This is a predicted structure of a 77-nucleotide RNA (transfer RNA) from Pelagibacteraceae bacterium AG-325-E23. Model confidence (mean pLDDT): 81 of 100. It matches the Rfam family "tRNA". Rfam describes the family as follows. Transfer RNA (tRNA) molecules are approximately 80 nucleotides in length. It is annotated as a transfer RNA. It was read from a public genome assembly.
[in-house]
RNA sequence: GGCGGGGUAGCUCAGUUGGUUAGAGCGCGGGACUCAUAAGCCCGAGGUCAGUGGUUCGAUCCCACUUCCCGCUACCA
Numbered sequence: 001g002g003c004g005g006g007g008u009a010g011c012u013c014a015g016u017u018g019g020u021u022a023g024a025g026c027g028c029g030g031g032a033c034u035c036a037u038a039a040g041c042c043c044g045a046g047g048u049c050a051g052u053g054g055u056u057c058g059a060u061c062c063c064a065c066u067u068c069c070c071g072c073u074a075c076c077a
Stems, first nucleotide, its partner, number of pairs: 001073007010026004019057001028044004050066005
């Protein structure tokens, strides 16, 4: 350099044949329980869905470009 996969909550990951309001587990905060703590239980907060532009009545989802990560491969040394 080429090809492929991926970037969604603090972490690990789902998801949507484009349609008002985006989810789980863990973590975090609170409550109840307890003499007190842990575990378990209940409630809650937390998201520019990588960025820009385009298509569309409407984009997290489709298209182009940019950027970052991973794998394969080629070249040079």